[in-house]
RNA sequence: AAAGAACCUUGGGAAGAGACCGUAUGAUUGGCACCGAAGGGGCAAAUCCAUAAAGGACUUGGAUGAAUCUCUCAGGUAAAAGGACCCGGGUUUUAAA
Repeated sequence: AAAGAACCUUGGGAAGAGACCGUAUGAUUGGCACCGAAGGGGCAAAUCCAUAAAGGACUUGGAUGAAUCUCUCAGGUAAAAGGACCCGGGUUUUAAA
């Protein structure tokens, strides 16, 4: 003094599903039908702990435990906005040897 990585920020790309019905156009509210890629919830394998004297195994129970899987709470179903994720830029940290 880096590479890489992480939070944040910035530029670009980015799907799905009714411009449904009704109310005075739109939004909100009411009704029906849908979507999964903001957010949120749930689960596998595995590991750990406990479970009849000791050890091991089995059985049983509990804890940790991922997602683009799943739920559809939230959000969304013309455009706009938003949008997981991907690529590029930047500050800071990792950071010292």
Record summary:
A computed fold for a 97-nucleotide RNA from Anaerolineaceae bacterium UBA5211, annotated as Glycine riboswitch aptamer. The source organism's lineage runs through Bacteria, Bacillati, Chloroflexota, Anaerolineales and Anaerolineaceae. The coordinates come from a structure-prediction model, not an experiment, and the mean pLDDT is 80.